[in-house]
This is a predicted complex of two RNAs, RNase P RNA and transfer RNA, with 366 nucleotides together. Its mean pLDDT, the model's own confidence on a scale to 100, is 78. It holds a member of the Rfam family "Bacterial RNase P class A". Rfam classes the family as a ribozyme. Rfam links the family to the GO terms ribonuclease P activity, dimeric ribonuclease P complex and tRNA processing.
RNA sequence: AGCAGGUCGGAUGGUCGCGGCGCCGAAGGGCGCUGAGGAAAGUCCGGGCUCCAGAGGGCACGCCAGCGGGUAACACCCGUCCGCCGUGAGGCGAGGACGAGCGCCACAGUGACGAACCCGCCGCGAGGCGGGGUGAAACGCGGCAAGCUCUGGCUGGUAGCAAGACCGAAUAGGGGGACCAUGGCGUGGCCCGCGCCGUCCCCGGGUCGGUCGCACGAGGCGGAGGGUGACCUCCGUCCCAGAUGGAUGACCAUCGCCCCGCAAGGGGUACAGGACCCGGCUUAUGACCUGCU
RNA sequence: GCCGGAGUAGCUCAGCUGGUAGAGCAGCUGAUUUGUAAUCAGCUGGUCGGGGGUUCGAUUCCCUUCUCCGGCU
Repeated sequence: AGCAGGUCGGAUGGUCGCGGCGCCGAAGGGCGCUGAGGAAAGUCCGGGCUCCAGAGGGCACGCCAGCGGGUAACACCCGUCCGCCGUGAGGCGAGGACGAGCGCCACAGUGACGAACCCGCCGCGAGGCGGGGUGAAACGCGGCAAGCUCUGGCUGGUAGCAAGACCGAAUAGGGGGACCAUGGCGUGGCCCGCGCCGUCCCCGGGUCGGUCGCACGAGGCGGAGGGUGACCUCCGUCCCAGAUGGAUGACCAUCGCCCCGCAAGGGGUACAGGACCCGGCUUAUGACCUGCU
Repeated sequence: GCCGGAGUAGCUCAGCUGGUAGAGCAGCUGAUUUGUAAUCAGCUGGUCGGGGGUUCGAUUCCCUUCUCCGGCU
């Protein structure tokens, strides 16, 4: 000067203030415990869960693509082969197939798939063989599929916790339309099939409160074993946010770390915050450590 | 929470089936005019929002990311 990987994301005390749970109190309230992250973010992938009255079949759209493995699953991860880049440590790769059909191949070049320039040799000739030159690619079944396409594989949803379930309150009933069984609606793309039938759609009107979902989970930590590794198995231990206009904050003191200074002392301590929950990817970001070139 | 669109010159926009990026306005220079405007001629001006990949070659195709705008409930 670089390359790869890992760790941490300040600590303690005081004052005031806030959310959740428990206890006490008739109540105002009081006491105790507890209260964001490695990315909680982007919503880019994959699942759980819920719903679609959850028979089934086909088509289209979409996605994936060496080989093997991990996983609930993946476009993620691990191992390995090959190709490319780099002096190197290392990095990147959607890496099946131009076999069938279609399409494109700028400039250069005779010629980019229809044919043919220059030179040499053979041949009477037609032509054949070899070489030169251009180009990413040249007569050889040319190159391109992150062009259409073909092959193989995957997925029911092209619904999402604002899913969905329940309670309470309110209420009224009305107007218009479609089809009356070659029909309407449902099966959240389409068709077949299936199911239901006085069913569906629109306008207008009323209510727009509460509870559950919702915090024990593919869970965290420690240890042992298996595996090159991703990861898996077993044992022990712990309970770790649940708001609904949305709490987790402010100030002070001491210590830690970094910078400046001889010192006294001064300054700084990043990125940023849940909203159904997990596994990844990517992005933002401070400091330190290890190995290698 | 779910979904869609845009980013190209100083500004507004073209460029779509890949072949080296243009138009109008603006700016500068010259002409015209006594001078200015208008007009005419010419010129300048681009990381195609950033990064990576496919390809001989990318504004275009693919992935990722940033910014902005919009829709549903």